[in-house]
Context: one part of a larger RNA
RNA sequence: GCCUACGAGUUGUUUCUGUCCGGCGAGGUUAAGUGCUUAAGGCACGAGAGCCGAAGCGAGAGCGAGUCUGAAAAGGGCGCAUAGUCGGAUGGAACAGACGCGAAACCUAGUGAUCUACCCUUGGCCAGGUUGAAGGAGCCGUGACAGGCUUUGGAGGACCGAACCAGUUUCCGUUGAAAAGGGCUUGGAUGAGCUGAGGGUAGGGGUGAAAGGCUAAUCAAACUGGGAGAUAGCUCGUACUCCCCGAAAUGUCUUUAGGGACAGCCUCACGAGAGCUUGAUGGAGGUAGAGCGACUGAUAGGAUGCGAGGGCUUCAUCGCCUAUCAAUUCCUGACAAACUCCGAAUGCCGUCAAGUGAUUCGUGGGAGUGAGUCGCCGGGUGCUAAUGUCCGGUGGCAAAAGGGAAAGAGCCCAGACCAACAGUUAAGGCCCUUAAACGUGGUCUAAGUUGAUAGAACGGAGUGAUGUUGCAGAGACAGCUAGGAUGUUAGCUUGGAAGCAGCUAUUCAUUUAAAGAGUGCGUAACAGCUCACUAGUCGAGCGGCAUCGCAUGGAUAAUAAUCGGGCAUCAAGGCCACUGCCGAAACUAUGGACUCAGUAAUGAGUGGUAGGGGAGCAUUCCAGUCGGCUGCGAAGGUGUACUGUGAGGUAUGCUGGAGCGGCUGGAAAAGAAGAUGUAGGC
Numbered sequence: 001g002c003c004u005a006c007g008a009g010u011u012g013u014u015u016c017u018g019u020c021c022g023g024c025g026a027g028g029u030u031a032a033g034u035g036c037u038u039a040a041g042g043c044a045c046g047a048g049a050g051c052c053g054a055a056g057c058g059a060g061a062g063c064g065a066g067u068c069u070g071a072a073a074a075g076g077g078c079g080c081a082u083a084g085u086c087g088g089a090u091g092g093a094a095c096a097g098a099c100g101c102g103a104a105a106c107c108u109a110g111u112g113a114u115c116u117a118c119c120c121u122u123g124g125c126c127a128g129g130u131u132g133a134a135g136g137a138g139c140c141g142u143g144a145c146a147g148g149c150u151u152u153g154g155a156g157g158a159c160c161g162a163a164c165c166a167g168u169u170u171c172c173g174u175u176g177a178a179a180a181g182g183g184c185u186u187g188g189a190u191g192a193g194c195u196g197a198g199g200g201u202a203g204g205g206g207u208g209a210a211a212g213g214c215u216a217a218u219c220a221a222a223c224u225g226g227g228a229g230a231u232a233g234c235u236c237g238u239a240c241u242c243c244c245c246g247a248a249a250u251g252u253c254u255u256u257a258g259g260g261a262c263a264g265c266c267u268c269a270c271g272a273g274a275g276c277u278u279g280a281u282g283g284a285g286g287u288a289g290a291g292c293g294a295c296u297g298a299u300a301g302g303a304u305g306c307g308a309g310g311g312c313u314u315c316a317u318c319g320c321c322u323a324u325c326a327a328u329u330c331c332u333g334a335c336a337a338a339c340u341c342c343g344a345a346u347g348c349c350g351u352c353a354a355g356u357g358a359u360u361c362g363u364g365g366g367a368g369u370g371a372g373u374c375g376c377c378g379g380g381u382g383c384u385a386a387u388g389u390c391c392g393g394u395g396g397c398a399a400a401a402g403g404g405a406a407a408g409a410g411c412c413c414a415g416a417c418c419a420a421c422a423g424u425u426a427a428g429g430c431c432c433u434u435a436a437a438c439g440u441g442g443u444c445u446a447a448g449u450u451g452a453u454a455g456a457a458c459g460g461a462g463u464g465a466u467g468u469u470g471c472a473g474a475g476a477c478a479g480c481u482a483g484g485a486u487g488u489u490a491g492c493u494u495g496g497a498a499g500c501a502g503c504u505a506u507u508c509a510u511u512u513a514a515a516g517a518g519u520g521c522g523u524a525a526c527a528g529c530u531c532a533c534u535a536g537u538c539g540a541g542c543g544g545c546a547u548c549g550c551a552u553g554g555a556u557a558a559u560a561a562u563c564g565g566g567c568a569u570c571a572a573g574g575c576c577a578c579u580g581c582c583g584a585a586a587c588u589a590u591g592g593a594c595u596c597a598g599u600a601a602u603g604a605g606u607g608g609u610a611g612g613g614g615a616g617c618a619u620u621c622c623a624g625u626c627g628g629c630u631g632c633g634a635a636g637g638u639g640u641a642c643u644g645u646g647a648g649g650u651a652u653g654c655u656g657g658a659g660c661g662g663c664u665g666g667a668a669a670a671g672a673a674g675a676u677g678u679a680g681g682c
Stems, first nucleotide, its partner, number of pairs: 001682006011096003015093010027052003033045005056063002066078004099237002102234001106227006117201009126191001128160003131156001135152006164188003170183003203219001205215003240616006250263005264369002266366007275356009289342001290340002296336002300332004307325002309322004372397010402413003417592003422588003428582003431566003437579001439578006450568002458553002462550010479537005485510003490504003516531001520529002593606005617671001619668008628660002636655008
């Protein structure tokens, strides 16, 4: 993991509250018990005990269809104008283990020291080798000691190393050979040593050279029985079918935040007779916008310049000045969630009309929900960050399948009752993959830009279009040929400054077709090259600016790339216009089923999680019934056919070998795929 069996809303109650059915009804009903009787069981009685109801109000005395409050015949509160009660079934609640399984724990009474910790008593064990303390002896030595040498001796939590004890490192082992081992290696090995036997200490207790260690493979409080089905606002599981409706993830409060209570939203029953949409019309309002010589604030530039600061002056006052600050006023400009002289659109509340039907409201029974999430719109917060977070509006998902977006909860299209090899469309597409035009007309792009989706500031004789403004057969623009001079090396500065370091200048004048007191390169300074400008040659368009379209650089992400891919260039790319086609569970057509409304004809509908409601199937047993079936073969098993929307049912072959079924009711140990479910098997 699979198979088989078992496995979870039950039962009780003189409790409460609904619904349905039944009896009796202003009444309803008996309890314990007693009597009669029976196979089980019934029938009658039970001083009609008790209970519920038929009257309430008041704290009460009390009064009474009223009563209480009150001074009150006022007002107000609670009542009155009747329907109950006893059973059965069922929905819920309460109390009980109360749908099932599950703690970590707590208490109580016992059992454990054959494991292990420590202790007590009494025994046992430690190959071999090494070192050589004290002490002794002899000799030397001393006045005597001390001291030295040799020898003897055999101490030690001494040394090396087996048994024995331990467990250092590493490898193996890790469904092991083993619920702690094996190999190599390692520590101790006469000691605080190891070990046998007997005995002692017991659970908030022991024991502990102390690790919260050990206390029988169990230890921050052992194990076994019991309280006990402890409790579990938590997790998991909770078993047949079809039909109708169908949520919530919000508000308030909560030792409350993953739990609840009440409200909201769903469903069922009964009752009422509303509700919604559009148009017209009447209202309340201070948002968007706008505005601010209309307030409160904020605010840029200019003019004006009260006043202040600073300076000058004076013995002091006065006075004068200003590259400073700046009130007020004026001109121009402009800001605000907590500004408003103004002020929409929507939305909201009325009234009227039309349209539409049960969408609305009330009372009562039953819930679930009270973790939401994404897109778009209006905002707060954040970085006008986030699949961020918090509100409001709306659509989805949740609880929604189908088509599109390559793939995809929330995007676009569209809401699946069933069937079929019918048709029309939506979004999106029509070269191939891949259903449908390599469609038609026009234009742009050369970047494979692009062909789903983001590329910026800024840059560029990319290219197309439009506009505007110059030059041009009196010859433009580009190229080529030639000139490009003189006063003068302008003046100043400088070591030098000669067109060309720098400064100054009404940068002037001459000769000219034209030529700057010089555009750039160059020299130490000159020189040299060149430009502006002019002539010739050539022969038709050439420049500047602005706007728009497409393209281009800017352009950088981590395994190998790519529009989904192949591929595509007057396109299979972009833009404009047009025609056709494809394309879904949408819509239509055909047949059928069911629900609701309706007398009918007919019409409308039938996605669905939590959840509410309705109708059924199957299993076991019981009662009645079929004077049912059955060795001419029951149940069960295994095939086949038929049948019902389904749970299922019926017939029959083979197997099996003794019981079983239909119908009407009743009662339940009444349906398994799940619970790391339990047991057995594989």
Overview:
The part of an RNA shown here (large-subunit ribosomal RNA, domain II) has 682 nucleotides and comes from an uncultured Bacteroidia bacterium. The prediction has a mean pLDDT of 85. It was read from a public genome assembly. Its Rfam family is "Bacterial large subunit ribosomal RNA". Gene Ontology terms of the family: ribosome and structural constituent of ribosome.